[in-house]
């Protein structure tokens, strides 16, 4: 990097340090940020892999490997349906894109 499977409406500090940026990528939008961004440290959340136990297609507990800690994956693409006289809007479904985990190449 590619493929497969699963999940993505929940959850997570008024700490330290740091100084202007940040919200995965491009564009657009909309936001967060000196009442202090990112990064790093500590802390926390969750429980995919993992470990242990049991009444073992499951459940409980732990938390070693990842992951995560504003806003639905912040919104955004395509198709269909509902809504409307129609368009727009809004809602729903599927696909696509992306993120994470586990496995394969």
């Nucleotide at each position: 990097c590619u493929c497969u499977u699963a999940u993505c409406a929940a959850g997570a500090g008024a700490g330290g340090c740091g100084g202007a940026g940040g919200g995965a990528a491009a564009g657009g939008g909309c936001c967060c940020g000196a009442u202090g961004a990112a990064a790093c440290c500590c802390g926390g959340c969750a429980a995919c892999c993992u470990g242990u136990g049991u009444g073992u297609u499951a459940c409980a507990c732990a938390a070693g490997g990842u992951g995560c800690c504003a806003a639905u994956u912040c919104c955004u693409g395509c198709a269909g349906a509902a809504u409307u006289u129609a368009u727009a809007u809004u809602u729903c479904u599927g696909c696509g894109a992306g993120a994470u985990a586990a496995g394969a190449g």